[in-house]
The RNA shown here (small-subunit ribosomal RNA) has 1384 nucleotides and comes from a metagenome. Rfam family: Bacterial small subunit ribosomal RNA. The prediction has a mean pLDDT of 83. The sequence is in RNAcentral, with records from SILVA.
RNA sequence: AUAAUUUGUUGAAAAAUGAACUAAUACCGGAUACGACAAACGAGAAGUUAAGUCACGUUUAUUAAAGUUGGGACCGAAAGGCCUGACGCUUUAUGAUGAGCCCGCAACCUAUCAGCUAGUUGGUGGGGUAACUGCUCACCAAGGCUAAGACGGGUAGCUGGUCUGAGAGGACGACCAGCCACACUGGAACUGAGACACGGUCCAGACACCUACGGGUGGCAGCAGUCGAGAAUUUUUCUCAAUGGGCGAAAGCCUGAAGGAGCGACGCCGCGUGAGGGAUGAAGGGCUUUGGCCUGUAAACCUCUGUCAUUUGUGAACAAACCUUGCAGCCUAAUAAGUUGUAAAUUGAUAGUAACAAAAGAGGAAGAGACGGCUAACUCUGUGCCAGCAGCCGCGGUAAUACAGAGGUCUCAAGCGUUGUUCGGAUUUACUGGGCGUAAAGGGUGCGUAGGUUGCUUGAUAAGUCUGGUGUGAAAUCUUCGAGCUCAACUCGAAAACUGCAUUGGAAACUGUCGAGCUUGAGGAUUGGAGAGGAGAUUGGAAUUCUCGGUGUAGCAGUGAAAUGCGUAGAUAUCGAGAGGAACACCAGUGGCGAAGGCGAAUCUCUGGACAACUCCUGACACUGAGGCACGAAAGCUAGGGGAUCAAACAGGAUUAGAUACCCUGGUAGUCCUAGCUGUAAACUGUGCAUAUUUGCUGUAAAAGGAAUCGACCCCUUUUGCGGCGAAGCUAACGCGUUAAAUAUGCCGCCUGGGGAGUACGGUCGCAAGAUUAAAACUCAAAGAAAUUGACGGGGGCCUGCACAAGCGGUGGAGUAUGUGGCUCAAUUCGAUGCAACGCGAAGAACCUUACCUAGCCUUGACAUGUACGUAGUAGAAUGAUGAAAGUCAAACGAGGUAGCAAUACCAGCGUACACAGGUGCUGCAUGGCUGUCGUCAGCUCGUGUCGUGAGAUGUUGGGUUAAGUCCCGCAACGAGCGCAACCCCUAUGUCCUGUUGCUACUUAAACGAGAGUUUAAAGCACUCUGGACAGACUGCCUCGCUUAAACGAGGAGGAAGGUGGGGAUGACGUCAAGUCAGGAUGGCCCUUACGGCUAGGGCUGCACACGUACUACAAUGCUUGGCACAAAGGGAAGCAAAAUCGCAAGAUUGAGCAAAUCCUAAAAACCAAGCUCAGUUCAGAUUGUCGGCUGCAACUCGCCGACAUGAAGCUGGAAUCGCUAGUAAUGGUGCAUCAGCUACGGCACCGUGAAUACGUUCCCAGGCCUUGUACACACCGCCCGUCACAUCAUGAAAGCCGUUUACACCCGAAGUCACUAAGCCAACCGCAAGGAAGCAGGUGCCGAAGGUGUGGAUGGUGAUUGGGAUGAAGUCGAAACAAGGUA
Repeated sequence: AUAAUUUGUUGAAAAAUGAACUAAUACCGGAUACGACAAACGAGAAGUUAAGUCACGUUUAUUAAAGUUGGGACCGAAAGGCCUGACGCUUUAUGAUGAGCCCGCAACCUAUCAGCUAGUUGGUGGGGUAACUGCUCACCAAGGCUAAGACGGGUAGCUGGUCUGAGAGGACGACCAGCCACACUGGAACUGAGACACGGUCCAGACACCUACGGGUGGCAGCAGUCGAGAAUUUUUCUCAAUGGGCGAAAGCCUGAAGGAGCGACGCCGCGUGAGGGAUGAAGGGCUUUGGCCUGUAAACCUCUGUCAUUUGUGAACAAACCUUGCAGCCUAAUAAGUUGUAAAUUGAUAGUAACAAAAGAGGAAGAGACGGCUAACUCUGUGCCAGCAGCCGCGGUAAUACAGAGGUCUCAAGCGUUGUUCGGAUUUACUGGGCGUAAAGGGUGCGUAGGUUGCUUGAUAAGUCUGGUGUGAAAUCUUCGAGCUCAACUCGAAAACUGCAUUGGAAACUGUCGAGCUUGAGGAUUGGAGAGGAGAUUGGAAUUCUCGGUGUAGCAGUGAAAUGCGUAGAUAUCGAGAGGAACACCAGUGGCGAAGGCGAAUCUCUGGACAACUCCUGACACUGAGGCACGAAAGCUAGGGGAUCAAACAGGAUUAGAUACCCUGGUAGUCCUAGCUGUAAACUGUGCAUAUUUGCUGUAAAAGGAAUCGACCCCUUUUGCGGCGAAGCUAACGCGUUAAAUAUGCCGCCUGGGGAGUACGGUCGCAAGAUUAAAACUCAAAGAAAUUGACGGGGGCCUGCACAAGCGGUGGAGUAUGUGGCUCAAUUCGAUGCAACGCGAAGAACCUUACCUAGCCUUGACAUGUACGUAGUAGAAUGAUGAAAGUCAAACGAGGUAGCAAUACCAGCGUACACAGGUGCUGCAUGGCUGUCGUCAGCUCGUGUCGUGAGAUGUUGGGUUAAGUCCCGCAACGAGCGCAACCCCUAUGUCCUGUUGCUACUUAAACGAGAGUUUAAAGCACUCUGGACAGACUGCCUCGCUUAAACGAGGAGGAAGGUGGGGAUGACGUCAAGUCAGGAUGGCCCUUACGGCUAGGGCUGCACACGUACUACAAUGCUUGGCACAAAGGGAAGCAAAAUCGCAAGAUUGAGCAAAUCCUAAAAACCAAGCUCAGUUCAGAUUGUCGGCUGCAACUCGCCGACAUGAAGCUGGAAUCGCUAGUAAUGGUGCAUCAGCUACGGCACCGUGAAUACGUUCCCAGGCCUUGUACACACCGCCCGUCACAUCAUGAAAGCCGUUUACACCCGAAGUCACUAAGCCAACCGCAAGGAAGCAGGUGCCGAAGGUGUGGAUGGUGAUUGGGAUGAAGUCGAAACAAGGUA
């Protein structure tokens, strides 16, 4: 002197301001200077440095400080002095600690960021700093960084470490520890040892709060807590007891550091939820083949134990100190103080916690996920491509181990699952440790820069390399050993480790560097031959086209066929002359040359390369080659020429549904030249360049040498090229294989699932077209390679079949029958639907059948079994009522069996009830069985062996041959099976046997008759026949052919039959989810007074129409009438029915015979004779009318037959299509099953009469074998492309619009430092004073945050419209690709 303090004034407050009082270890002045520091000078011996830096000596200048307090003999009246301590204070030095600054190395992605930089790089001189520095300023110079990635963009705190991994690596950086950065956002300084300061200051901004509207205040990324955001993260707790920090002399105070507690299964660790016994294997639940099995010793029950939790009681460690007091030692003059020791006392948040003890009782304590495969664990029910599941594959469309529920099981367990993330598996970025012929991947080719790599000998060096020492690599973590909490987690101690870095010794083989040499790599010189190597100039002939002229006449040209086109104005053809352009036949050859693209008539000029021989020279000069440079087919572009041919575009003609194509007629750019540009191709050997090594055979081009020759060729050796085949080896295989895709080295380029996409954006190049570089979103679970087996081909080869052809007869036209579709209907029951449904199930719909419809009825039922109860006039039942019937109601009469003496019981019956019956209801895509079809085609397989990584192959292919995978031969195959064939049946011939009901030749008799003869009876078994046994046919014999042979083929003999004699039965592995739940069976589902059962009537027969299969015809090879002959195989008792009679006839009457080689049923065509005479008829018979017959309860819907009458269509059938190869087709009749009858003209059999044709395999169809291609494998009825339309998604462009960020220029300019100024203010110092010094307010200037304006860059969002892309069970148009994909 001033704050605090008091007080005045102003203000809402925050606070501001004036006045008054006071203190200090605050502030100021003076002294001293061991020292420190500054300047000048001196000498630098030793030391030291980057530097006269540092150190040394001399002189000069500058520079300090503060008090507070304990004890005390002595002096003093006192103040005080003096002595001795304690804490401070000042200067200097040293150490420790901490910090500042500088340097090297290491440290993410991006080149669609390639050039960046003016304080930038350096210097000089000022300034500034604690300190070096462009740190700052002035001047000077023009530097500095960059492909080893500058600059830019994006992202990010770094590290010890953490997670993972065998490791190398990869990802990460919570907790703990070290460092950095920040503190609402931006800027700034002050103070200080230290800050440009988390809980300080100033300014600007945003936000929030207070306000009296004037103005103020604030900063949880401290601990708790609130709100917001979010999938998500805790208590507004206790204590300083311990550890640590700050202040203090100390007591002590402060400490949301810390120590504790609380919350959270968030993690790690430990423990429990009981243990033992217990089988009528209880109940319940689940499954079931209904027997049982599982849950399951599991439970109950019995005997125990007592952890944890619960209750009660006892009850810790972490405490050592400081301080206080007593005592002792040291120090001291001192019993002060201090210090050391000792004794006592004192201090616990956690916490009444840990721990211990007692008590009681199995008592309070188990869940989650999964169960198709990966992946441990399976059934039922529900659902029905729905609901849903899903990590990948994938599950679900009526039997879901995959959904949902349940039972059971499996795995973990106080957890279990899900989601997200990282590493692993992933050798799937490959350093360890990959590839590039065809899977993704060799640059179009060369020259060459940087870089990488580099022959032999030797010397030096020591950078790499190897080895030893030293230092460091914080602690924690990890590892090992040990210890402490009951164990463990956890913690503690020790070791090891920290693979590194630095430094220092040593070694010198290899790499590097430096030096000296060498010749084998490389290159040069000489000689030589080969070559479509390149460039320029000149020349040539053939052909096309055009022009002119001659001859000549009606066509030419063109095609699958045509047309457009040309031609009587004279084409084409032909002869002659000319013009012009382009290309160069033969030679010509997996021949040659070139780096590749590429190069082809001849000659000349210029020129590049390769090769060979022989010596000489240089002395590693080499290889590769990012960028770079050059070359680079065709097409295209620019300018100028040229233009014969050919020919995009275009025009026309065809083809076609269309045909903007393929084919044809024309035709412009272009094709050619010059000068430029473009820079791409399946620029391919889909194979980068160079070097070395590794068995061979063979062809060819060129050269040299050898042998031989008169000479050449042929021949042998070597080399360089171009090819073929192949060893080892390689390869997924195919294949490659001294011209490697083998074995190695060096260097370059490239790849990392398919699509999006070689696209977008950006950059570069270009005149343009475009080229080059090159993503992402989104989407899929594949895309791809090679090979295999099939299937397929408008691929090939061989072969077969009534497949075609050659024939005969049909269908398709008519009428009718029948089946189907459609329509209709109350119902027209159902099934069968290309061949392989449609005269099919149906070998018989009037009722029945019958399944359908309508109506009326029944409900343990029409039928089976069982149980329980009831029942005695019971079972049965004449008869009656009603009714369409079924049914319902009534009812005279009226029983039985077994056991027992009987009573009675049981059975049978009936009723009631319950189990159940019943269903032609569904599913043939749940099934068995049966069947169709390819196909009576010749195939389909297996064992062993061999080959192949494998799928698989071989056998089974090949050469012949066959009807045949039949047989023969060959063969890495050898055998075998199912099929083929044969064995079986019928039939054709013969022999034997048999002899009635069959037969009747011979013989006899009788009857009839004119006779022929017929009939009957004996007799007989010869013949025919019946039906049994045998024989016979086997390429056995002969000739020829083939390939020696064999198999086999052709012909012949004999034979009844000849080459499987004819026919049948017989149907391999398999295919078609073929057909059948309606033949029967059967799983599952569904109905149960009805989807069951009974009955009547109707329907299945319905009729604008369409189709299939048949019959009858259209006539004269026929029809009508008359005469007359010959079968086989069947059937017959509720049957076949003779003869006779009646009827025109259908049929009727009557009925012999026959249960059948006996009787019955029964031929027609043919043949003979007559008529008809080509016509809708003497053809044809539909339709209709009338009258009859038969069956049957019943012929109306809805039967068949007859007679008379009626007399449609139809005169041989369009496109198309079917059957048949010999006793067949064609044609004629006959029988049978079903059945009362019949719609049968259908089906199955039988016999009579009885042909034609087959050159042949080109074509159609089907099939077999071999081979080939394939993008097919539910397999060509396959696969698959593009536009358009619709929906969804992501993305590009786009007039713009809105943000973020950044650069530059300018404007404004706060706070503040610095500089200048300071006339205003001012206590200490100097001065007596005036005044001075120092300082300050204020002012000015530079810089300067925020803000503003303008111009650019980068990036994000959005945007009418627009581009392509992706995806989406059943949209449109075509048919581009896969086969020769129908034009490779």